[in-house]
RNA sequence: CAAGCUGACCGGGCGAUUACGGCAGGCUCUGCCUGUCGAGGAAAGUCCGCGCUCCAUAGGGUACGGUGCUAGCUAACGGCUAGGCGGGGUGACCCGACAGCAAGUGCAACAGAGAGGCAGAUUGCAUCCGCCCCGGCGGGUGCGAGGGUGAAACGGUGGUGUAAGAGACCACCAGCGCCGGCAGUGAUGCCGGCGGCUAGGCAAACCUCACCGGGAGCAAGGUCAAGCAGGCGCAUUGGGGCGACCCGUCCCGUAAAAAGCGCCGGGUGUACCGCUAGAGGGGUGGGGCGACCCACCUCCCAGAGAGAUGAUCGCCCCUGUGCAAACAGGACAGAACGCGGCUUACAGGUCAGCUUGGAUA
RNA sequence: GGGCCACUAGCUCAGGCGGUUAGAGCGCGGUCCUGAUAAGACCGAGGUCUGUGGUUCGAGUCCACAGUGGCCCACCA
Numbered sequence: 001c002a003a004g005c006u007g008a009c010c011g012g013g014c015g016a017u018u019a020c021g022g023c024a025g026g027c028u029c030u031g032c033c034u035g036u037c038g039a040g041g042a043a044a045g046u047c048c049g050c051g052c053u054c055c056a057u058a059g060g061g062u063a064c065g066g067u068g069c070u071a072g073c074u075a076a077c078g079g080c081u082a083g084g085c086g087g088g089g090u091g092a093c094c095c096g097a098c099a100g101c102a103a104g105u106g107c108a109a110c111a112g113a114g115a116g117g118c119a120g121a122u123u124g125c126a127u128c129c130g131c132c133c134c135g136g137c138g139g140g141u142g143c144g145a146g147g148g149u150g151a152a153a154c155g156g157u158g159g160u161g162u163a164a165g166a167g168a169c170c171a172c173c174a175g176c177g178c179c180g181g182c183a184g185u186g187a188u189g190c191c192g193g194c195g196g197c198u199a200g201g202c203a204a205a206c207c208u209c210a211c212c213g214g215g216a217g218c219a220a221g222g223u224c225a226a227g228c229a230g231g232c233g234c235a236u237u238g239g240g241g242c243g244a245c246c247c248g249u250c251c252c253g254u255a256a257a258a259a260g261c262g263c264c265g266g267g268u269g270u271a272c273c274g275c276u277a278g279a280g281g282g283g284u285g286g287g288g289c290g291a292c293c294c295a296c297c298u299c300c301c302a303g304a305g306a307g308a309u310g311a312u313c314g315c316c317c318c319u320g321u322g323c324a325a326a327c328a329g330g331a332c333a334g335a336a337c338g339c340g341g342c343u344u345a346c347a348g349g350u351c352a353g354c355u356u357g358g359a360u361a
Numbered sequence: 362g363g364g365c366c367a368c369u370a371g372c373u374c375a376g377g378c379g380g381u382u383a384g385a386g387c388g389c390g391g392u393c394c395u396g397a398u399a400a401g402a403c404c405g406a407g408g409u410c411u412g413u414g415g416u417u418c419g420a421g422u423c424c425a426c427a428g429u430g431g432c433c434c435a436c437c438a
Stems, first nucleotide, its partner, number of pairs: 001357010012316007020038008040332001044343002047341005052217004059247004064213005069083005084098001085096004099208002104206002106202002123146001124143008155173006176195008221273003224269001230264005238252004266437003280299008317330005362434007371387004380418001389405005411427005
């Protein structure tokens, strides 16, 4: 210098004018003035997790759903960190739904002789018998080597062996299971021995194993008002809370039924609380490889009715076109109970560390 | 704001526990029939199965993430 990899961050700045919403104060108070605060890294998708609220303090079992290498972090997680294993890349580094198909059941179209059972003779190898034009035809038996089909055909190479062959046997290699030792918290790795020679693929197929999950959601739920018009249905081994079922438990009631639930109809304040001081932001120090944790100091930083958080001008900045003057453009997008993540969208730019190649000294 | 559901031909819908080339009705085009039209008969065209990845030998179907569209909800009796 070129090409990359990883992590963190910004995502216009300053000034003026003029609007809008919250809060505080003031005034001559149906309003006006002053001060102050007023979107994001994703506020988004709602894909997960938690707080909070109600249902009974949320209990046992089944079903259903989720997660799936190990250790940790955390309020929790399907997130994150570190490590192991497998795969990709020259490398920095990246990716992985990564338990079990030598528990069971199931699936594999077409092609092919045969597709999952210690399978399968189409071509083929060998042998026996028969026929006969003397090297072919037909049949029986043995074979799993060579060819061919397929995504996949039951280890690979070399030898022994045989009529021909074959893990039938032997050596080495690959893979698997069991046992033992060492290292590690562990996943796992390394070493040694034994075994049968092979137990193929799919669990984002049913399923098995381990662990986790009670349901609903701030339109939850509570307080105070205002107003109309109520009606129907639901039983005695009863109804409801209990929003999948059973048990259990609690509440109500025992005959012109109550409470509760369901349906139809009607009415009402866009009232107040919940509601924003929080697993909060910033800084310093310490512990840990790290995610993260601890201590101290400091700051208050949107919040509604679903509706506010804007616009214009000037100077500067960046990018493009252009000799110049100048012109055009500056992304994705916008809170609604609050957080922790993931995922998706995003013009352009900054910083740090690292890798590969080239050049120069 | 929260919860739930569906995307297959121009429209409305089928597609069992994944298998060669995805069907049906209406509509559309052509031919016949008729003097002409409708009805009728026969034939035909028309599909990136919403998109992108993944699992598998193989995906409309299974899984994940996006996109589009639709439905429901407060309080008092």
Predicted 3D model of RNase P RNA and transfer RNA as a complex of 438 nucleotides. The prediction has a mean pLDDT of 79. Rfam match: Bacterial RNase P class A. The family's RNA type in Rfam is ribozyme.